[in-house]
Context: one part of a larger RNA
């Protein structure tokens, strides 16, 4: 110098990307007390206090347990009430005793305020990531009538299921509460269909080859016929999705409820909104600081939220994640001293 440890004036986060690490609080029990907010179950151990050790009295007392023994019940057997034998056994309070100290060692939570995401418990990258990601309970759409539909299998077979629409299979969506807007033009999907179009195979007719041959068989060419499917009509969105612009205008200015135009299938409703989404942007104002590109509230000209790719709230939960206070603290100011084991030197 390392590594793992003890201590540390005054100071307490100034350290730092971040209180990372490290300290503090403090057991267990007995008591008082306990706030917004809550889905009335929680929150909650919320927080914050006191007490605690021996010895005497209270007391062999209250309480517990327990047999017997009377009594109740028609009766046995239980239950019940009393009453005493035994065992067990308090504490509230008085008083007292010793020590710096009585959970006297050891071991054993720091807490609270506030936002963001997810409702929760769970699950996951075995070995760099434990989340806001999956799951979830609930919601919803489709599909499927049983030899179900979907899956595995070339197939026989087999799961589904020794099940049957309260049952199965699949999609999105994620407890609850309050809601879930306009658009069917493209794209899907579903219904439904007269015409057009539509391979072969089939049917006709012409030619050629074969043939004695106009049969047959066989090659071209035309023309009829023709399934689905494309078309074609319609619905459908908790289906895939999408949800404008440009000008003008009110008696101060500004501002546009309000007009007019052009485009479209139809122009973002409700909540929210510089957000995990805001580039300009450390946007504007107020809060917290002495001093805040983080934060909280609030405005809203939303480069480029938006309603089951769900909006928008939420008590409760969380080794989430951001901020902010008290307590503490070698994390720092700034460093210092100790112990051990290693480095190092002889061997």
């Nucleotide at each position: 110098c390392c590594c793992u440890c003890g201590c540390u004036a005054a100071g307490g986060a100034a350290c730092u990307a971040g209180g990372c690490a490290a300290u503090u609080c403090a057991g267990u029990g007995g008591u008082c007390g306990u706030a917004c907010c809550u889905u009335c179950g929680g929150u909650a151990g919320a927080a914050g206090g006191c007490c605690u050790g021996c010895c005497c009295a209270g007391a062999g007392u209250c309480g517990g347990a327990g047999u017997g023994a009377c009594g109740u019940a028609a009766u046995c057997a239980u239950u019940c009430g009393u009453c005493a034998a035994u065992c067990u056994a308090a504490a509230a309070u008085g008083g007292g005793c010793c020590g710096c100290a009585g959970c006297g060692a050891a071991a054993g939570a720091u807490g609270c305020u506030u936002a963001a995401c997810g409702a929760c418990u769970g699950u996951u990258u075995a070995c760099c990531a434990a989340a806001a990601a999956c799951a979830c309970a609930g919601g919803u759409c489709c599909c499927u009538g049983c030899a179900a539909a979907c899956c595995c299998g070339u197939a026989a077979g087999g799961g589904g299921a020794a099940g049957u629409a309260u049952a199965g299979g699949g999609g999105c969506u994620g407890a609850u509460g309050c809601c879930u807007g306009g658009c069917c033009a493209g794209u899907g999907u579903c219904u439904g269909g007269u015409c057009g179009u539509g391979a072969a195979c089939c049917c006709g007719c012409u030619c050629g080859g074969u043939u004695g041959g106009u049969a047959g068989c066989u090659g071209a060419g035309c023309g009829g016929c023709g399934u689905a499917g494309c078309c074609c009509a319609g619905a459908u969105g908790a289906a895939c999705g999408c949800c404008g612009g440009c000008g003008a205008u009110a008696a101060c200015u500004a501002u546009a409820a309000u007009c007019g135009u052009c485009c479209u299938a139809u122009g973002g409703u409700a909540g929210c909104g510089a957000a995990a989404u805001u580039c300009c942007u450390u946007g504007g104002c107020a809060c917290g600081u002495a001093a805040g590109u983080u934060g909280u509230g609030u405005c809203c000209c939303g480069c480029a939220c938006g309603a089951a790719u769900g909006g928008c709230a939420u008590a409760a939960c969380g080794a989430u994640u951001g901020a902010g206070c008290a307590a503490c603290u070698g994390u720092c100011u700034c460093g210092g001293c100790g112990a051990g084991g290693g480095a190092c030197c002889c061997g």
Record summary
The prediction has a mean pLDDT of 84. This is a predicted structure of a 347-nucleotide part of an RNA (large-subunit ribosomal RNA, domain IV) from an uncultured bacterium.